The prediction has a mean pLDDT of 80. Transfer RNA from Candidatus Woesebacteria bacterium GW2011_GWF1_31_35, 73 nucleotides, folded computationally. Its Rfam family is "tRNA". Its family is annotated with triplet codon-amino acid adaptor activity in the Gene Ontology. The family's RNA type in Rfam is transfer RNA. The source organism's lineage runs through Bacteria, Bacteria candidate phyla and Candidatus Woeseibacteriota.

RNA sequence: GGCCCCAUCGUCUAGUGGCCUAGGACACCAGAUUCUCAUUCUGGGAACCUGGAUUCGAAUUCCAGUGGGGUCA
Numbered sequence: 001g002g003c004c005c006c007a008u009c010g011u012c013u014a015g016u017g018g019c020c021u022a023g024g025a026c027a028c029c030a031g032a033u034u035c036u037c038a039u040u041c042u043g044g045g046a047a048c049c050u051g052g053a054u055u056c057g058a059a060u061u062c063c064a065g066u067g068g069g070g071u072c073a
Base pairs, nucleotide, nucleotide: 001072002071003070004069005068006067007066010026011025012024013023018056028044029043030042031041032040049065050064051063052062053061
C1' cells in the first nucleotide's frame, strides 16, 4: 500500500427504517432486610465514533474520514 471485518452505557451485548423514552446482564449509587459483612429485594444514573447523503422519518441504508482487528505483498 491492496482487500475484508468491526465501532452502541464503566464492561459484555440486543436492536437491521417508525411500535423505542435505545432494552438486558454484570458493575456503580441510594434505600429495605441483617448485630455487621455477604446474599436477597426495590429504585436510580449511564451509551449509538465523526462529518455528509438518501428518506416524511436513520443506531439501522449509502459515501468519506478516524480508530481497532485480520489477511496479502